[in-house]
RNA sequence: CACCGAGAAAGGCAAACUACCACGAAAGGGUAGGGCGCAAAAUCUCCGGCCUAAAACCCUCGGGUAAAGGUAGCGGGAUUGCCGAA
Numbered sequence: 001c002a003c004c005g006a007g008a009a010a011g012g013c014a015a016a017c018u019a020c021c022a023c024g025a026a027a028g029g030g031u032a033g034g035g036c037g038c039a040a041a042a043u044c045u046c047c048g049g050c051c052u053a054a055a056a057c058c059c060u061c062g063g064g065u066a067a068a069g070g071u072a073g074c075g076g077g078a079u080u081g082c083c084g085a086a
Base pairs, nucleotide, nucleotide: 004084005083012038013037017033018032019031020030021029023028036073042079043078044077046076047075048074049071050070051069056065057064058063059062
């Protein structure tokens, strides 16, 4: 230095659920509580998946298609990073 990851140390993050929001069309997000878990559960939608369906388009007016919206705690990838036994 690279891999690796202890019943290690010190810190860190925070699922479900609850409340609120002068964020959002929705999916989702934010804040507070909470703590299932996490060694990248830090950052980035580049690839695939999944969610929503606003604009737009189509039709039989109620639907359909549709991401440039989300999800990084769904995988892959990229970038950065704490500690140190075997």
This is a predicted structure of an 86-nucleotide RNA (c-di-GMP-I riboswitch aptamer) from a Deltaproteobacteria bacterium. NCBI's taxonomy places the organism under Bacteria, Pseudomonadati, Myxococcota, Myxococcia. The coordinates come from a structure-prediction model, not an experiment, and the mean pLDDT is 89.